[in-house]
The prediction has a mean pLDDT of 89. c-di-GMP-I riboswitch aptamer from Paenibacillus chondroitinus NBRC 15376, 88 nucleotides, folded computationally.
């Protein structure tokens, strides 16, 4: 530099649930809590996944139902991209 994660070490992160706040909603945030996690660091760029406020069609129409991402997931994969310790 590369590949790897057996030992150890210094520590890291933090799922379900709960409660405030923002969102229409997926979900994000902050405290708690910790299931796991060696990239569970960071990029939504390809594949997925969830949502559907607007939107658009459609119906048995004060309503309903299909589509629909410009919205969200980085703790589904790939891709990029930075790193701490140890081992070859």
């Nucleotide at each position: 530099g590369u590949u790897c994660g057996a030992u150890a070490a210094u520590g890291g992160c933090a799922a379900a649930c709960u409660u405030g706040c923002c969102g229409a909603a997926a979900g994000g945030u902050a405290a708690g809590g910790a299931c796991g996690c060696a990239a569970a660091g960071c990029c939504g760029a390809g594949g997925g996944u969830c949502u559907a406020c607007g939107g658009u069609u459609c119906c048995u129409a004060u309503g309903g139902a299909a589509c629909u991402a410009c919205g969200a997931c980085a703790g589904c994969c790939u891709g990029g991209u930075u790193a701490c310790c140890g081992a070859a």

It matches the Rfam family "c-di-GMP-I riboswitch aptamer". Rfam links the family to the GO term cyclic-di-GMP binding.